Notes:
A computed fold for a 505-nucleotide part of an RNA from a Betaproteobacteria bacterium, annotated as large-subunit ribosomal RNA, domain I. Rfam family: Bacterial large subunit ribosomal RNA. Its mean pLDDT, the model's own confidence on a scale to 100, is 83.
Context: one part of a larger RNA
RNA sequence: UGCACAUGGUGGAUGCCUUGGCGAUAUCAGGCGAUGAAGGACGUAGUAGCUUGCGAUAAGCUGCGGGGAGUGAGCAAACACACAUUGAUCCGCAGAUUUCCGAAUGGGGAAACCCGGCCUUAGGGUCAUUUAACACUGAAUACAUAGGUGUUAAAAGCGAACGUGGCGAACUGAAACAUCUAAGUAGCUACAGGAAAAGAAAUCAACCGAGAUUCCCAAAGUAGUGGCGAGCGAAAUGGGAAGAGCCUGCAUGAUUUAGCAUCUUUGAUAAUAGAACGGAAUGGAAAGUCCGGCCAUAGAGGGUGAUAGCCCCGUAUAUAAAAUCAUCGGUGUGGAACUAAGUAUGCGACAAGUAGGGCGGGACACGUGAAAUCCUGUCUGAACAUGGGGGGACCAUCCUCCAAGGCUAAAUACUCGAUAUCGACCGAUAGUGAACCAGUACCGUGAGGGAAAGGCGAAAAGAACCCCGGGAGGGGAGUGAAAUAGAACCUGAAACCGUGUGCAU
Repeated sequence: UGCACAUGGUGGAUGCCUUGGCGAUAUCAGGCGAUGAAGGACGUAGUAGCUUGCGAUAAGCUGCGGGGAGUGAGCAAACACACAUUGAUCCGCAGAUUUCCGAAUGGGGAAACCCGGCCUUAGGGUCAUUUAACACUGAAUACAUAGGUGUUAAAAGCGAACGUGGCGAACUGAAACAUCUAAGUAGCUACAGGAAAAGAAAUCAACCGAGAUUCCCAAAGUAGUGGCGAGCGAAAUGGGAAGAGCCUGCAUGAUUUAGCAUCUUUGAUAAUAGAACGGAAUGGAAAGUCCGGCCAUAGAGGGUGAUAGCCCCGUAUAUAAAAUCAUCGGUGUGGAACUAAGUAUGCGACAAGUAGGGCGGGACACGUGAAAUCCUGUCUGAACAUGGGGGGACCAUCCUCCAAGGCUAAAUACUCGAUAUCGACCGAUAGUGAACCAGUACCGUGAGGGAAAGGCGAAAAGAACCCCGGGAGGGGAGUGAAAUAGAACCUGAAACCGUGUGCAU
């Protein structure tokens, strides 16, 4: 040095586990905000820090209800001091307090800071801007108007997706590329709602008829469109989901809506009751085994020293609310109210720079085409129900509808979030980036990028005491079922590095 066997170190694979994720289903909720939000800064406990909670009344204060023995949140023990059957801690509902920044709004500002005015009972209150309404004032300028002042109301900002409108790419595909495609997508932006948008035919159809809109299935990858390339791509019609129709100005009348008050139904937000088991051996421990029982409208699930229907929490089932909210219905009031589909009768109204046309664009499945239809930048420009639009150039006949005003539930889309439940989903290089104090540490001027990191044991019983050592570490002793479970802690593979013995050299 090699080989073999044995035994270790290192390392953290594998197995098992799960507090965290992922994906669904049902129901709810779909907003919060000048009564100051979302999000933060700084504080706050008897004791340093972080997390959580809270706000100078600061891990809390008050009321009401629940509950019934311990409690003063966690990492995280210890000491001290308190509270509690005169009902604490805890849970639910309602209220009070709620520093500073932040739309941030008295002015400023390098956010969490600086500096003011007025009033004041000395605690505090108030002072931004814009819009609208009303009132008072009020120029040039006579009436007036502009302007000024005040009061009241509203707005602003945030939020995951879904929605409507406006603006609007490129990579890419066409095997290059320019029309075309990607795509009216991504992105930006305005505004809204719990949905939005659309919507009661100047619609389709085809000589038969249908009867608002929306969504789904088919029609159909059809008819078409298309450097007729790549591609794009309907509709009628049929079947379903859902179903709802209406209004306008004036006058008169009535009461069934909204609102308000009250009673009531059901539910949500704490909860309550809740069946039935013992023994033996093994073992550290019984829930496993053996023996003999019981309950079940409960044999879902979880926990307990190994696998428990009957030990614990629960589960089936049956009950419960002072308070707040939602909801079915009744009664009273109210009398169309800020907004807006109210209704009955009578009278009234029936949409003009519009329809259409020329030029240029855009939307329609349809790229200008034979190109109807819709929108309109520009130039024009009718008729008036004896009228007008459409039926894919255009004309006639015929059919059908009534534009240029408006409203409208449901079926449809989505899930930041709440509750409950589920999974031939993951199981720590997986599953969220994040099971752990993670959008953290760290990187970057910044926009932004962005980790690693789980497991002693049933219970800390976490190793008193002794010895070596400066310590680290180790040896005894002790605990434990186990310490090769000793905190660098379950299992502990491989690479890699030793030690012992044998053999070989």